[in-house]
Molecule: RNase P RNA; transfer RNA
Organism: Armatimonadota bacterium
């Protein structure tokens, strides 16, 4: 200098004039002071706080997660580690429990796709034929799975010996499985020994372990106001109630049809698993302690317009609606830190 | 705010995890005086997009995009 990897910050600020919303105060339709959209506010994918339905209990079904350890209010999130894969590397990805609990699938091709029954072939024996002989041909029986072909995958792989021909049949190395020892909380790793050797798919059904009651701020609570009941059925031999079902609980209303009255306001609503700074613990996620700050609460939905200045990139993606922790997606541009590779110079 | 479903040829729809078809339409012929009907041949596909599982994906899984229905 070029190319790349990981992490982080900003994505607007200051002053003036006018305008809007909330909070507080006051001499009260006005004035003064303070505050006023995001890193994703988005998607609604997860987890909760909170509210109601019982007192949320037990079970089945259903759903989710799935290596080990930790963080957290919790999670399917995050951090660290293990193993596997990709990359020269920094790093990145992983849906990562179980296939001897059972069921199911592996098209076409191929003899054969898991109790895996041998197509061509190789060897031995027998009968027959040909030939001087070596040997050749058909058939039958026995042995064989090394070699060939097919396939994504076919009776562990490669090499040597051995055999009638072959085969882990034997041996060395590698892989797998099992035993023992050592290290590690653990996943796992290393060493050693051994019969030699039991396909793949569970993002197939399933089995195992763990977790999960339901509905959701249009949840729900209060105040004021309005109103008209009638008919039928069920119910203490136990209704409604709990997403479905059962047990248990519970103890009086429930369902259908006809008809009538139905508005307004307040709360929930922002002080939080809160932000920032410092110290300590921890590899980290994060936690503890101390200090400091209050930082939007609309209600058809506020935060805008103009001018100037500095910075100089703010012109992208884009607007809070109960709140928070994450994930995913979109993003013009500016900046910082660390690391890797290549080239050149000193 | 919550729940569910769908996307395949120009159109309407099929396709069990085994390599995407049918009808209508289009084009070129035949028949006819000519058209229609009829008949022969032919045509057309990144299966909404991207990634993943698998030997193999329209089909299974995840994310995104677009469309539709229901409840409050």
């Nucleotide at each position: 200098g070029c190319a790349g990897a990981a992490g982080g910050u900003c994505g607007g600020g200051u002053g003036g004039u006018c305008g809007c919303u909330c909070c507080g105060g006051c001499c009260a339709g006005g004035c003064c002071g303070g505050a006023g959209a995001g890193g994703a506010a988005a998607g609604u994918c997860c987890g909760g706080g909170c509210u109601c339905c019982a007192c949320a209990g037990g079970g089945c079904a259903c759903g989710a997660u799935g290596c080990c350890g930790g963080a957290u209010a919790a999670c399917g999130u995050c951090c660290g580690g293990g193993c596997g894969g990709g990359g020269u590397g920094a790093c990145c990805c992983g849906a990562c429990g179980g296939a001897a609990a059972g069921u199911g699938g592996c098209a076409c091709a191929g003899a054969a796709a898991a109790c895996a029954c041998a197509c061509a072939g190789c060897c031995g024996a027998g009968c027959g034929g040909c030939g001087c002989a070596a040997g050749c041909c058909u058939c039958u029986c026995g042995g064989u799975a090394a070699c060939g072909g097919u396939g994504a995958a076919a009776a562990g792989g490669c090499g040597c010996g051995g055999u009638a021909a072959g085969a882990g049949c034997g041996c060395a190395c590698c892989g797998g499985c099992g035993g023992c020892c050592a290290g590690g909380a653990g996943a796992c790793u290393g060493g050693u020994c051994g019969g030699c050797c039991u396909g793949c798919c569970a993002a197939a059904c399933c089995c195992c372990a763990u977790c999960g009651g339901g509905a959701g701020c249009a949840a729900g609570a209060c105040u004021c106001g309005a109103u008209a009941g009638g008919a039928g059925g069920g119910g203490a031999u136990g209704a409604u109630g709990c997403g479905g079902c059962c047990c248990g609980c519970g103890g009086a209303c429930c369902c259908u049809c006809c008809g009538g009255g139905u508005g307004a306001g307040u709360c929930g609503c922002u002080u939080g698993a809160g932000g920032c700074c410092g110290u300590g613990a921890g590899c980290a996620a994060u936690c503890a302690c101390g200090g400091u700050c209050c930082c939007a609460g609309a209600g058809a939905g506020a935060u805008g317009a103009c001018c100037a200045c500095a910075c100089a990139a703010a012109c992208a993606c884009a607007g809070a609606a109960c709140c928070c922790g994450g994930c995913u997606u979109a993003u013009a541009g500016a900046c910082c830190u660390u690391c890797u590779g290549c080239c050149g110079c000193c | 705010g919550g729940g569910c479903c769908c996307a395949u040829a120009g159109c309407u729809c099929a396709a069990c995890g085994g390599u995407a078809g049918a009808g209508c339409g289009g084009c070129c012929g035949g028949c006819u005086c000519a058209u229609a009907a009829c008949u022969g041949g032919u045509u057309g596909g990144u299966u909404g997009u991207a990634g993943g599982u698998u030997c193999g994906a329209a089909u299974c899984c995840u994310a995104c995009u677009g469309g539709g229905c229901c409840c409050a």